c-di-GMP-I riboswitch aptamer from a marine sediment metagenome, 80 nucleotides, folded computationally. The coordinates come from a structure-prediction model, not an experiment, and the mean pLDDT is 87. Its Rfam family is "c-di-GMP-I riboswitch aptamer". Rfam links the family to the GO term cyclic-di-GMP binding. The RNAcentral record of the sequence draws on MGnify.
[in-house]
RNA sequence: AAAGGGCAAACUCGUUGAAAGGCGGGGACGCAAAACCACGGGUCUAAAGCUUGUUAAGCUAUGACAGCCGGGUUUCCGAA
Numbered sequence: 001a002a003a004g005g006g007c008a009a010a011c012u013c014g015u016u017g018a019a020a021g022g023c024g025g026g027g028a029c030g031c032a033a034a035a036c037c038a039c040g041g042g043u044c045u046a047a048a049g050c051u052u053g054u055u056a057a058g059c060u061a062u063g064a065c066a067g068c069c070g071g072g073u074u075u076c077c078g079a080a
Base pairs, nucleotide, nucleotide: 006031007030011026012025013024014023015022016021029067035073036072037071039070040069041068042065043064044063049059050058051057052056
């Protein structure tokens, strides 16, 4: 550079959850690890709890994001 392919953003339908989000169907924005893992950083949500004192606001992961970055593990074809 090819060949065989793979995954699936937004949106939408259903479902689950307090929410963020997850799961399944449709769908493709893109991705050479857009495969897996919450170890570090970062981001999102705030049920419960606490604060204020007015029916609202704030703080806070034990919740989540691997298609935010780093890290760890695994990995097809091929010039090399």